[in-house]
Context: one part of a larger RNA
């Protein structure tokens, strides 16, 4: 000088884009942040609706109101069973100096729901359960029993090979255990239905397998803070047969054997830190930092466990144990904001308990739509960049105050002001007003079985009557903070008198202070300035 997630101090007109608990990963009151699917199923607690059957009222005498009531028979659906999803998103930086990271490799040791592609297939049975119903306990959270029932729930049996496994033959490669090709035999494993349609059909599903894509897992080179006022460190420790786990390879774990392996090319310790894309500073080498955004890892009150599932050892899930906090009828029980807001409390310090799913994107669904504090808007705060304005030309009697001075004068302020003539950005008010909108039920086409494209009903916009624009009146409503001894632009009076006081440094103050306090006036930036912190 630059920078900052800044923060105090004085001021403060507008806008756009960006940001906003750096401390206590402290403790949380209240709401919400993950459902969805009735085209899987049993069923019908509420709602509408159609039937049945009663009673009352009008009366037109068999019609209409209205009220019970039956009835799943239609729309639909709470709560149950099933299905997918909750492992994404979204916080956060405590742990972590280690294959965590990042680069570049390698898996001849590995999985991959969903999707895409390709083959090939679904025959026929069974037992149960949960809601309901009846009943029990219990303050409560809940539990427990009998009966009864269904399903894309669950279990057999059948077929089944290109797939897995074992044996027998024959090549082909090589990276050391081996790996691959073919062929033969033999053993094991599958399945679910549901909708439209009068029907053929279709549509959506299911099942095996093989390839694809995507995600992962795992191993290795290199590279990754200080301290040596840490020199030794290791017994599952380093190696092997053999085994068990794992999806997989390994002491990953277990028997036995063996006696190793690391280390000054810093092992072991102890401190201290998430790490990278970058960021800031430097002419550059370098140093220094890692908030926003993006990749990744790692945690979810503390420590630990595994279950479900392709996928967690799981933020809003489960289970044991601790703190802690609340409810009890004292017998037992309930929670976890590092998810958005919001509360206390720490702190110099960091915002609304706010609107919408209209876009994009997730979940689930045939769709239609449900759900999304992801997402997008809006509120707050000069905490940051850029950008825009408080006005433009004339206008000297150099006006009046002011302050200076060598003082009947005269220098500054100073074209500054009055004064005249214009403009009208922002703001004020009045009118108009967007894009974001793509989609979308269905239809045609076109390739050729789900994509493309095209028409396209009712119908969708939180932001918002916001951006914008056009119009009206009006200089009209908008400037301040540091400095002025010198480094360093920018100087005089007055007061004070080693006091009060300033000060980054050298130093100012002790009666003529350009260095303190005030005016004048000059200087610098400017909606900001200047201090304090920290980096180069």
């Nucleotide at each position: 000088g630059g920078a900052u997630g800044a923060a105090c101090g004085c001021u403060a007109g507008c806008g756009a884009c960006a940001g906003g608990c750096u401390u206590a990963a402290c403790a949380c009151a209240u709401g919400c942040a993950a459902g969805u699917c009735g085209a899987g199923g049993g069923g019908c607690a509420g709602c509408g609706g159609g039937g049945g059957a009663g009673u009352a009222a009008g009366c037109u005498u068999g019609c209409u109101u209205a009220c019970u009531u039956c009835u799943g028979c239609c729309g639909g659906c709470g709560a149950c069973c099933g299905g997918c999803g909750c492992a994404c998103g979204g916080g956060u930086g405590a742990g972590u100096a280690a294959c965590a990271c990042g680069u570049a490799u390698g898996c001849a040791a590995c999985c991959u729901g969903c999707c895409c592609g390709u083959c090939a297939c679904a025959g026929g049975g069974g037992g149960a359960u949960a809601a309901u119903c009846g009943g029990a306990a219990g303050a409560a959270a809940u539990u427990c029993c009998g009966u009864c029932u269904a399903a894309u729930a669950c279990c057999g049996c059948g077929u089944g090979a290109c797939a897995a496994c074992a044996c027998c033959g024959a090549g082909a490669g090589g990276c050391a255990u081996c790996u691959u090709u073919u062929g033969g035999u033999g053993u094991u494993c599958a399945a679910a239905g549901g909708g439209a349609g009068c029907a053929a059909u279709u549509c959506c599903g299911g099942u095996g397998a093989c390839g694809g894509a995507u995600g992962g897992g795992c191993a290795u080179g290199c590279g990754u803070c200080g301290c040596a006022u840490u020199a030794g460190c290791u017994a599952g420790u380093c190696g092997g047969c053999g085994g068990g786990g794992u999806a997989a390879c390994g002491g990953c774990c277990c028997a036995c054997c063996g006696a190793g392996g690391c280390g000054a090319c810093g092992a072991u310790g102890c401190g201290u830190a998430g790490g990278g894309g970058u960021u800031c500073u430097g002419a550059g080498a370098g140093g220094a930092a890692g908030g926003c955004c993006c990749c990744c890892c790692a945690c979810a009150c503390u420590g630990g466990u595994a279950c479900u599932g392709a996928g967690a050892c799981a933020c809003g899930g489960a289970c044991c144990a601790g703190a802690c906090u609340c409810c009890u009828a004292c017998g037992g029980g309930a929670g976890g904001c590092a998810g958005c807001a919001g509360u206390g409390a720490g702190g110099a310090a960091u915002a609304u308990u706010g609107g919408u799913c209209a876009a994009u994107g997730g979940g689930c669904u045939a769709a239609g739509g449900c759900c999304u504090g992801a997402a997008c808007c809006a509120g707050c705060c000069a905490a940051g960049u850029c950008g825009c304005g408080u006005g433009a030309g004339g206008g000297a009697a150099g006006a009046c105050g002011g302050u200076c001075c060598u003082a009947u004068g005269g220098a500054u302020u100073g074209u500054a002001a009055a004064c005249c003539u214009c403009u009208u950005u922002u703001g004020u008010c009045g009118g108009g007003g967007a894009g974001c909108a793509a989609c979308g039920a269905g239809g045609c086409c076109a390739c050729g079985u789900g994509u493309g494209g095209c028409c396209g009903a009712a119908g969708u916009g939180a932001g918002a009557g916001u951006a914008c624009c056009c119009g009206a009146a009006g200089a009209a409503a908008a400037a301040g903070c540091a400095u002025c001894g010198g480094c360093u632009a920018a100087c005089u009076c007055c007061g004070u008198g080693c006091c009060a006081g300033c000060a980054g440094c050298c130093g100012c103050g002790g009666u003529a202070a350009u260095a303190c306090g005030g005016a004048g006036g000059a200087u610098g930036c400017g909606a900001g300035c200047g201090u304090u912190a920290u980096c180069c």